[in-house]
């Protein structure tokens, strides 16, 4: 150093200002924000988490609960520099689950002190 197995810990961010209006952080104008692997550093490339949805299992007195597997799941373009970059560097865009809400929400409040890609770290016996 490598895989395997138990474990621990960590693990998402952001609405300021003015405007209309009885009534908005939810509309307009300006603003602000970027999870986890992987590649030349990525919200838009490939993959992967969250939500939502159907399944069958298994748990349970019932309500419900537990992992699993399918599906489903948003948006970038030109120039430049380079061996190499939809990743940088100029520039001009665009995107954002479901539920509530005196009025439509990426930014308030809620499920959620949840769950989670994954990152770290111990220990075990082994290459």
């Nucleotide at each position: 150093u490598c895989a395997u197995a138990u474990u621990u810990u960590u693990g998402g961010g952001g609405a300021a200002u003015g405007g209309u209006g009885a009534a908005a952080u939810u509309c307009c104008a300006u603003a602000c924000c970027g999870g986890c692997g992987g590649u030349a550093c990525a919200g838009u490339c490939c993959g992967c988490g969250a939500a939502c949805g159907c399944g069958a299992g298994c748990c349970g007195a019932c309500a419900g609960g537990c992992g699993c597997g399918c599906g489903c799941c948003g948006a970038u373009c030109a120039g430049g520099u380079g061996a190499a970059a939809u990743u940088c560097c100029u520039g001009a865009a665009c995107c954002g689950a479901c539920g509530g809400u005196c009025a439509a929400a990426g930014u308030c409040c809620g499920g959620a002190u949840g769950g989670g890609a994954a990152a770290a770290g111990a220990u075990a016996a082994g290459a």

Annotation: The RNA shown here (FMN riboswitch aptamer (RFN element)) has 127 nucleotides. It matches the Rfam family "FMN riboswitch aptamer (RFN element)". A reference for the family is Vitreschak et al. (2002), "Regulation of riboflavin biosynthesis and transport genes in bacteria by transcriptional and translational attenuation", Nucleic Acids Res. Rfam's curators write: The RFN element is a highly conserved domain that is found frequently in the 5'-untranslated regions of prokaryotic mRNAs that encode for flavin mononucleotide (FMN) biosynthesis and transport proteins. This element is a metabolite-dependent riboswitch that directly binds FMN in the absence of proteins. In Bacillus subtilis, the riboswitch most likely controls gene expression by causing premature transcription termination within the 5' untranslated region of the ribDEAHT operon and precluding access to the ribosome-binding site of ypaA mRNA.The FMN riboswitch structure, reported in present an FMN-bound six-stem junction, adopts a butterfly-like scaffold, stapled together by opposingly directed but nearly identically folded peripheral domains. The coordinates come from a structure-prediction model, not an experiment, and the mean pLDDT is 82. The sequence was found by an Rfam model in a public genome assembly.